The RNA shown here (transfer RNA) has 74 nucleotides and comes from Pavlovales sp. CCMP2436. NCBI's taxonomy places the organism under Eukaryota, Haptista, Haptophyta, Pavlovophyceae, Pavlovales. Its mean pLDDT, the model's own confidence on a scale to 100, is 80.
[in-house]
RNA sequence: UGCUCCGUGGCUCAGUUGGUUAGCGCGUGCGACUGUUAAUCGCGAGGUCGAGGGUUCGAGCCCCUCCGGAGCAA
Numbered sequence: 001u002g003c004u005c006c007g008u009g010g011c012u013c014a015g016u017u018g019g020u021u022a023g024c025g026c027g028u029g030c031g032a033c034u035g036u037u038a039a040u041c042g043c044g045a046g047g048u049c050g051a052g053g054g055u056u057c058g059a060g061c062c063c064c065u066c067c068g069g070a071g072c073a074a
Base pairs, nucleotide, nucleotide: 001073002072003071004070005069006068007067010026011025013023019057028044029043030042031041032040050066051065052064053063054062
């Protein structure tokens, strides 16, 4: 320098032919149960989807630029 892939709650990730309200698990807060802890069960909070712009009636998803990470080739 070129090419490919990735970036979504605190963490691991899903969401893929654009469409009701952005989700699972873990963790976390409260409660139930228990002599207590743990386990189990119930309820809840928490993200605007790396940043900016574009296309569209509508974008996590498509396009462009940039930032960060991984790999490959020089």
The RNAcentral record of the sequence draws on ENA. Its Rfam family is "tRNA".